[in-house]
Context: one part of a larger RNA
RNA sequence: GGCGGGCUUUACGCACCUGCGUGCUCGAGAUGCUGGCGCUCUAGGCUUUCCAUCCGACCCGUCUUGAAACACGGACCAAGGAGUCUAACAUGUACGCGAGACGGUGGGUGGAAAACCCACGGAGGCGCAAGUAACUUGACAGGUGGGAUUCCCCACGGGGGUGCACCAUCGACCGACCAUGAUCUUCUGUGAAAGGUUUGAGUGGGAGCGUACCUGCUGGGGCCCGAAAGAUGGUGAACUAUGCCCAAGUAGGGCGAAGCUAGAGGAAACUCUGGUGGAGGCUCGUAGCGAUACUAACAUGCAAAUCAUUCGUUAGACUUGGGUAUAGGGGCAAAAGACUAAUCGAACCAUCUAGUAGUUGGUUCCCUCUGAAGUUUCCCUGAAGAUAGCUGGAGCUCUUUGCAGUUUUAUUAGGUAAAGCGAAUGAUUAGAGGCAUCGGGGUUGAAAAACCCUCGACCUAUUCUCAAACUUCAAAUAAGUAAGCGGCCGGGGUUGCUCUGUUGAACCUCGGUGCAGAAUGCGAGCUCCAAGUGGGCCAUUUUUUGUAAGCAGAACUAGCGAUGCGGGAUGAAUCGAAAGCUGGGUUACGAUGCCAAAUUGCACGCUAACCUAGAUCCCACAAAGGGUGUUGAUUGAUUAAGACAGCAGGACGGUGGUCAUGGAAGUCAAAAUCCGCUAAGGAGUGUGUAACAACUCACCUGCUGAAUCAACUAGCCCCGAAAAUGGAUGGCGCUGAAGCGCGCGACCUAUACCAGGCCAUCAGGGCGAGUGCGAGGCCCCGAUGAGUAGGAGGGCAUGGGGGUCGUGGAGCAGCUCCGGGCGUGAGCCCGUGUAAAACGGCCCCCAAUGCAAAUCUUGGU
Numbered sequence: 001g002g003c004g005g006g007c008u009u010u011a012c013g014c015a016c017c018u019g020c021g022u023g024c025u026c027g028a029g030a031u032g033c034u035g036g037c038g039c040u041c042u043a044g045g046c047u048u049u050c051c052a053u054c055c056g057a058c059c060c061g062u063c064u065u066g067a068a069a070c071a072c073g074g075a076c077c078a079a080g081g082a083g084u085c086u087a088a089c090a091u092g093u094a095c096g097c098g099a100g101a102c103g104g105u106g107g108g109u110g111g112a113a114a115a116c117c118c119a120c121g122g123a124g125g126c127g128c129a130a131g132u133a134a135c136u137u138g139a140c141a142g143g144u145g146g147g148a149u150u151c152c153c154c155a156c157g158g159g160g161g162u163g164c165a166c167c168a169u170c171g172a173c174c175g176a177c178c179a180u181g182a183u184c185u186u187c188u189g190u191g192a193a194a195g196g197u198u199u200g201a202g203u204g205g206g207a208g209c210g211u212a213c214c215u216g217c218u219g220g221g222g223c224c225c226g227a228a229a230g231a232u233g234g235u236g237a238a239c240u241a242u243g244c245c246c247a248a249g250u251a252g253g254g255c256g257a258a259g260c261u262a263g264a265g266g267a268a269a270c271u272c273u274g275g276u277g278g279a280g281g282c283u284c285g286u287a288g289c290g291a292u293a294c295u296a297a298c299a300u301g302c303a304a305a306u307c308a309u310u311c312g313u314u315a316g317a318c319u320u321g322g323g324u325a326u327a328g329g330g331g332c333a334a335a336a337g338a339c340u341a342a343u344c345g346a347a348c349c350a351u352c353u354a355g356u357a358g359u360u361g362g363u364u365c366c367c368u369c370u371g372a373a374g375u376u377u378c379c380c381u382g383a384a385g386a387u388a389g390c391u392g393g394a395g396c397u398c399u400u401u402g403c404a405g406u407u408u409u410a411u412u413a414g415g416u417a418a419a420g421c422g423a424a425u426g427a428u429u430a431g432a433g434g435c436a437u438c439g440g441g442g443u444u445g446a447a448a449a450a451c452c453c454u455c456g457a458c459c460u461a462u463u464c465u466c467a468a469a470c471u472u473c474a475a476a477u478a479a480g481u482a483a484g485c486g487g488c489c490g491g492g493g494u495u496g497c498u499c500u501g502u503u504g505a506a507c508c509u510c511g512g513u514g515c516a517g518a519a520u521g522c523g524a525g526c527u528c529c530a531a532g533u534g535g536g537c538c539a540u541u542u543u544u545u546g547u548a549a550g551c552a553g554a555a556c557u558a559g560c561g562a563u564g565c566g567g568g569a570u571g572a573a574u575c576g577a578a579a580g581c582u583g584g585g586u587u588a589c590g591a592u593g594c595c596a597a598a599u600u601g602c603a604c605g606c607u608a609a610c611c612u613a614g615a616u617c618c619c620a621c622a623a624a625g626g627g628u629g630u631u632g633a634u635u636g637a638u639u640a641a642g643a644c645a646g647c648a649g650g651a652c653g654g655u656g657g658u659c660a661u662g663g664a665a666g667u668c669a670a671a672a673u674c675c676g677c678u679a680a681g682g683a684g685u686g687u688g689u690a691a692c693a694a695c696u697c698a699c700c701u702g703c704u705g706a707a708u709c710a711a712c713u714a715g716c717c718c719c720g721a722a723a724a725u726g727g728a729u730g731g732c733g734c735u736g737a738a739g740c741g742c743g744c745g746a747c748c749u750a751u752a753c754c755a756g757g758c759c760a761u762c763a764g765g766g767c768g769a770g771u772g773c774g775a776g777g778c779c780c781c782g783a784u785g786a787g788u789a790g791g792a793g794g795g796c797a798u799g800g801g802g803g804u805c806g807u808g809g810a811g812c813a814g815c816u817c818c819g820g821g822c823g824u825g826a827g828c829c830c831g832u833g834u835a836a837a838a839c840g841g842c843c844c845c846c847a848a849u850g851c852a853a854a855u856c857u858u859g860g861u
Base pairs, nucleotide, nucleotide: 012021013020014019059074060073061072062071075861076860077859078858079857080856085220086219087218089216090215092213093212094211095210096209097208100126102124105119106118107117108116130137131136142170143169144168145167146166150161151160152159153158154157172203173202174200175199176198177196178195184189223362224361226359230352231351232350233349234348235347241326242325243324244323245322246321247320248319249318252284253283254282255280259276260275261274262273263272264271265270288313289312290311293309297306328344330340331339365795366794367793368792369791370790375388377386378385389533390532391530392529393528394527395526396525397524398523402522403521404520406519407518408483409482410481411480412479419471420470425467426466427465430462432460433459434458437457438456439455440454441453442452444450487513488512489511490510491509492508493507494506495505497504536560537559539557541555542554543553544552565576566575567574580758581757582756584754585753586752590748592746593732594731595730599745601744602743604741605740606739614734625719626718627717629716630715631714632713634711635710636709637708638707646703647702648701649700650699652676653675654674658670682697686695687694759785760784761783762782764780765779766778767777796850798847799846800845801844802843803842804841805840806839807838814834815833817831819830820829821828822827
C1' cells in the first nucleotide's frame, strides 16, 4: 500500500437504503532488514599433488669467435670440499688528539686477568726543512686573473666592496750548478752587493700521528688439486745377472776316432781287407731345461703370462740345490739397455716438500643499479705480463658560463674517384701527306752527293687504346681553424731582443667600451682508487696477395661476442624490433589452399615444362651457346598495277661465245660476260654425261584472292644438365595457380608502438610546530628498467660468543605431509603426524659460513 470482515450504540461527510470515501480497531498473508540455528546442494576464489590433451620446448658444466654437438667432465645418493691468515705499503671512510701524536719496554695496583696509573711524559719510529756525489750550506704575511661566502647601493637584475679553499700565471727566498768579484788578508784565503732561456721529491702563518674497516699490490704453501724433474740419508741379490766354493741329477738306440789284433800283398817304405775297441761341446730321443708354430685355447682368465698339441736341446759353454761376493750414476751383463724383489735409458723407502707450473680442471646463497675488452706501446714478447684505452666506485669544485660523433657561414691543406693522352712522361693501332736527311731494293745509265720507282727510318696534320709507383684539369665524403671581455680602443712604462730612429716585438700597468656577436641541443669541470680485458668473429661498402676459398691481411660503419622476442621450415651475425610484471588496442618484417592465425580476394598480362615446370634478401648454385615452343618490341622490304605459298605453262636465238684441253656443247679450270626476239629466259643455280642429251633453278605468265617476307631484340618455357642409403619450393599438394610479373583492397601477428594498473631504481618538489611510534619518516610528480667478464649497494641462511626478551613433558629440536599463508628472491611462519629434551626472536661481535660438476675424497646403492 492492497484485500476482507465488523461497528454503526459509541466519530464525521456525501448520498440515500444499495453503498462509497475517510477514520478507528482486528486478523491473515506477503516483502524488506538484522541476528541465531539446522539441512543439503550448487557456484566462485586460493593453494597443492597426480593423470590426460593441446601448444612451446635439443643437456648441464666448461674452454671457445662459435657447443645440442660425432669437443671434454658428469650412473645415483649422503657427508666432506677451494680468495684464508699474517707482515709491509697505497687510496678511501670513521674516531681520538693535534705541532705534535703513539708510547706494546720497565714498573705500580690487581686474581694467574682486563682496566687504570707512573718513568720532571724514559727510549724509539713517524711528523715538524730542504738541497748536494760529498765536504757542508740552509728558506718575506708578494702581485695579477678566476673564485664560494658575505656586506652596501639602487629598485629585480645591475653596480661596487670583501675576497677562504682551490686553479692559472709572474716575481721573491733556500740549496745545487753557471758566471761575477767590492772589502779584508798571514798571499793563502775570505767572499758584500748585484746576476742567470739552468736545476730540486724545496719555503712562501705548519698537518700530522695513532687505531679500526673496505678495496688493491707485494712477500709468505698464498684460492684448491695435479707433474716430468732435482737434492740428502737409508733398505734390498728370497726374483733375477755374473763369479767362486760345496753338493745332487742326467732312459734307450745310432754312427764308430785313436789304440790293439788276424789275414793278404810288397825287396822295402808301407798298403789293403776283416775284427776288436769305444772317442766325440757327433747323431735320434725320455726325464730335465727351454719356448718355434697354431699368431689355437684363455683373455672381468686356473693364471698381473696359464693350458693343449707341435717344436729346440738333451754328456754339454748341461741342469739344479745350498753357501758366498758384487748396491743405485752403483752393480752385473756370451751386449737385449737385458737384469738388479710383478718397478729399470738409472730400483725402492723416508725427508727437503703443501717443490715449481706464463699450463689443464674446479671454485658453493638471493635481489637491485651500472657495465666492458680482444686495440696502442714495450718485453728472448706472441698460451703470459706491464702501459695507455674501454668500465665501476668514491667524491670534490661550481652552476650560466661552458660543452657537442650535429648543421650553417668563412677560411685552409690535399692529388684519391672521375677525367686526359689531336697536353708533358711512358706505352700503343691504323691509314694519309712529305721539302731536306739516313738505310735497303730496283729501272735508265760507264758512273755520278744523277733522275725516277719502291720499302722503311724520320717529319707533319689526324686516328685507336692505356698507366699503383703518369698528369694539365679535378670532385664527393672525411679533416683543421674561427664565429669576441683571455675581445676591441686608447694612454704610460720595462728590456741585455730588434731597430737609422723611444722604431718594432714581447711583457707589465692605467683608463674606456655590453647588440654577450650563427643555428640546434644539453648542467658542466676536476681529482683519487680499482676490477676485467689485451685469442675475436660476421655483414654492406672500399681494398691487398692469391685461379679461388666458409682462405689470409687492412679501412669506415653497424652487429654477434655479452641478447632474449616476431619472421627467414631449420640457423651466433640476415630482415623487423631490443626485453621489469600484467589485462586491452594497433602495427613491423613476413604471411593469408591445408598442416597453421589470416582473402581458394579483386583486376591485367605471361607460362604447359615425361631424365627433371616453377615458387621470395643473406641462401644453400649453374654457364658459354642454341630453339620455325610461345608472347611482345624495333628496322627494312613485298602487296588489289594481284604479292607470299600452292598447282600448271614457258625458260628461246646468234652460240657447240673465246682460250685451254685427249675431251669441255651453260655447269673441270681461266679471262671476259655482249646482242637479238620477247611477257620472260644467266654466255647460266644445281643434278647429270667420256662428251652430248635429259631434269631443275633464277626469270616470266595463267589459276587463286589478302596479307606476306627477312634481320635483330627480350619475357616465360625447352635443350645444354651425369654419382654413389630413399628425399625434399619445409611437407602435402598446386596448372584460367596455391607458379612468374605488375597494381589495388581486406585481414593475421612480436616482449615493438598507444593508453591503463602494479613493482623497483633515479631525479625533482612539499611537509617538518600541540596526540602512541616513525626523518633510515610521510605526501606529490616525472623519467627509466636487456646483459657475459667485472664493479657497487641492500638482503637471506649456517656455527659460536655477549646483551636483552622469551618458548618447552598441557611436548623442545629434528624428521614427515595431495594441509594453509607471507616474501620479486635467498628464504620465513602456521598446521597434521612422528618424536622425546632442549630451543628461539631482536641488538651487537667472531668466523674452518652456503656445492652439481674438479677422470674431486670417503661411504652406500